[in-house]
Molecule: TPP riboswitch aptamer (THI element)
Organism: Comamonas sp. JNW
RNA sequence: CUCGCAGCUCCGGGGUGUGCGAAAGCGCUGAGAUGCGAAAGGCAGUUGCAAGACUGCUGAUUAGCGAACCCGACGAACUUGAUCCGGUUCAUGCCGGCGGAAGAAGAGCGGGACCCUGAAAG
Numbered sequence: 001c002u003c004g005c006a007g008c009u010c011c012g013g014g015g016u017g018u019g020c021g022a023a024a025g026c027g028c029u030g031a032g033a034u035g036c037g038a039a040a041g042g043c044a045g046u047u048g049c050a051a052g053a054c055u056g057c058u059g060a061u062u063a064g065c066g067a068a069c070c071c072g073a074c075g076a077a078c079u080u081g082a083u084c085c086g087g088u089u090c091a092u093g094c095c096g097g098c099g100g101a102a103g104a105a106g107a108g109c110g111g112g113a114c115c116c117u118g119a120a121a122g
Base pairs, nucleotide, nucleotide: 007109008108009107010106011072012071013070014069017028018027019026020025034066035065036064041058042057043056044055045054046053047052078103079102080101084097085096086095087094117122
């Protein structure tokens, strides 16, 4: 000076299916199939002269928040296409196609190799 592949730090992105079972749970594949969890509004009931208050259901296997795991442009982590197509299976993105398709979340530090010099550390 060049490379910047390993690794580290912080930050960020993502998915959570399927079968049996009343449930608890037990299986399948996988890196990963986990835990918690509202509100407004709506319906009904109780109480009250009314305004209102209280309770249950719904909203909601929701929005959202954690943990682990994976991924961050060298991007098949993940999403769309997709209630897709072919195969397999008890079933399922389980396998392949789709896919040299379209999207998709980053910054810093940095080992090492080679050369020169040095007794060495450097």